[in-house]
RNAcentral holds the full RNA, with entries from Greengenes.
The part of an RNA shown here (small-subunit ribosomal RNA, 3' major domain) has 472 nucleotides and comes from uncultured Chlorobaculum sp.
Rfam family: Bacterial small subunit ribosomal RNA.
Context: one part of a larger RNA
RNA sequence: UGACGGGGGCCCGCACAAGCGGUGGAUCAUGUGGUUUAAUUCGAUGCAACGCGAAGAACCCUACCUAGGCUUGAUAUUGCAGCUAAACCUCCUGAAAGGGAGGGUCCUUCGGGGAGCUGUAACAGGUGCUGCAUGGCUGUCGUCAGCUCGUGUCGUGAGAUGUUGGGUUAAGUCCCGCAACGAGCGCAACCCCUACAAUUAGUUACCAUCAGGUUAAGCUGGGGACUCUAAUUGAACUGCCUACGCAAGUAGAGAGGAAGGAGGGGAUGACGUCAAGUCCUCAUGGCCCUUACGCCUAGGGCCACACAUGUGAUACAAUGGCGACUAUAGAGGGCAAAGCCGCAAGGCAGAGGAAAUCCCAAAAAAGUCGUCUCAGUCCGGAUCGGAGUCUGCAACUCGACUCCGUGAAGUUGGAAUCGCUAGUAAUCGCGGAUCAGCAUGCCGCGGUGAAUGUGUUCCCGGGCCUUGUACA
Numbered sequence: 001u002g003a004c005g006g007g008g009g010c011c012c013g014c015a016c017a018a019g020c021g022g023u024g025g026a027u028c029a030u031g032u033g034g035u036u037u038a039a040u041u042c043g044a045u046g047c048a049a050c051g052c053g054a055a056g057a058a059c060c061c062u063a064c065c066u067a068g069g070c071u072u073g074a075u076a077u078u079g080c081a082g083c084u085a086a087a088c089c090u091c092c093u094g095a096a097a098g099g100g101a102g103g104g105u106c107c108u109u110c111g112g113g114g115a116g117c118u119g120u121a122a123c124a125g126g127u128g129c130u131g132c133a134u135g136g137c138u139g140u141c142g143u144c145a146g147c148u149c150g151u152g153u154c155g156u157g158a159g160a161u162g163u164u165g166g167g168u169u170a171a172g173u174c175c176c177g178c179a180a181c182g183a184g185c186g187c188a189a190c191c192c193c194u195a196c197a198a199u200u201a202g203u204u205a206c207c208a209u210c211a212g213g214u215u216a217a218g219c220u221g222g223g224g225a226c227u228c229u230a231a232u233u234g235a236a237c238u239g240c241c242u243a244c245g246c247a248a249g250u251a252g253a254g255a256g257g258a259a260g261g262a263g264g265g266g267a268u269g270a271c272g273u274c275a276a277g278u279c280c281u282c283a284u285g286g287c288c289c290u291u292a293c294g295c296c297u298a299g300g301g302c303c304a305c306a307c308a309u310g311u312g313a314u315a316c317a318a319u320g321g322c323g324a325c326u327a328u329a330g331a332g333g334g335c336a337a338a339g340c341c342g343c344a345a346g347g348c349a350g351a352g353g354a355a356a357u358c359c360c361a362a363a364a365a366a367g368u369c370g371u372c373u374c375a376g377u378c379c380g381g382a383u384c385g386g387a388g389u390c391u392g393c394a395a396c397u398c399g400a401c402u403c404c405g406u407g408a409a410g411u412u413g414g415a416a417u418c419g420c421u422a423g424u425a426a427u428c429g430c431g432g433a434u435c436a437g438c439a440u441g442c443c444g445c446g447g448u449g450a451a452u453g454u455g456u457u458c459c460c461g462g463g464c465c466u467u468g469u470a471c472a
Base pairs, nucleotide, nucleotide: 001472002471003469004468005467007466008465009464010463011462012461013460015456016455019420020419021418022417023416026314027313028312029311030310031309032308033307034305035304042053043052064300065299066298067297068296069295070294073123077122078121079120080119081118082117083116084115088103089102090101091100092099093098106113107112125289126288128287129286130285134283135282136278137277138276139274141272146185147184148183149182150181151180152161153160154159165176166175167174191266192265193264194263196234197233198232199231200230201229202228206223207222210221211220212219237260240254241252242251243250244249316413320372321371322370323369324368325367332360333359334358335352339348340347341346379410384405385404386403387402388401389400390399426448427447428446429445430444431443432442
């Protein structure tokens, strides 16, 4: 100087407390461990691995296993020698890859050109090893308020001071003081979305006024008001008032205002820590393989299942289930409407739409009416049987969906444990990426919409000061 302490002081955080909803019990989905296996490819392992890499394993992917094959190779550059166009077509063998046989045939100034094949030599190739040789990228402490430097001063020196102190703040934020005076990286602001208004601009959006028109409808003429769209600008600064204060600032159910004290959300992650993660994104040193640890192909596996565990989905019901009727979003994609057939999944059809125009598209919970009356039930839907649909060479291993039947566990979950402070939790549906097909996962979107806390004794993590230390 740090680190540590079941030392002290001050402060903060859904850290606790106050609340609401879960997990832990059940069934299923998915990941992991273990076991099994010819193989169940590999990596990730306290927080910070475990719906993680994987935004989608039937083939492919694929790295694993079994079997069949290739050896300058699936691909690149170059040298030498020889031969000939190559492509392409046909046949045999085969699971395919591969192997074999036949046909086929460029330009030319005849020197050759470009292309191919064979042999040979350099080489290719490796998701083989080392993330403890590395780059790059990432997680984490932590969006925590810290981390440093120049000059000066102090100290023999390591170092100290500044950065400590008194206040204040979300903040090393600002004020005051001070042997310090300044500065840098962080904080904040500048950026984006959202909440209000004005101006400009009106099509595909809108429809107040005027006219036409319909069973109905901005449907038509028209309009530029309104909504909205999308560009610019304004607006919030403790600016004003009161109280406290030297100041910074704090308090106010204060005024005005759409918004009030950082308005809400995002992007943004200092010096560093963990030899943290990744050699299987990529790049790369070294090592290793080279008729194989490379390459091609078929089939299988990554989907196994006594068990253990993480994350989720669905429930156990009446604030509910079922039936009928009936409203109302946002964001996105490029797709498919009407009509007809089918109980349905779906099929036929193809209007319209390179989309503020058309389509996906039905929002759902909510609401109204009816029924069930507390039951393992008209709850719950696992499992299994049968019949189908769709995608796709192909759904046996191993897809999703539909219909009929079947109808398991489950009556609110031990110890323990997680999330959340407001348009949040909870609950309800909708969209997208990946994608032929496949979503309870992920990333977004809106609808309905709470309770509690204004405290810091305690648990956990963190910041500052101080103290002890046989630790570095």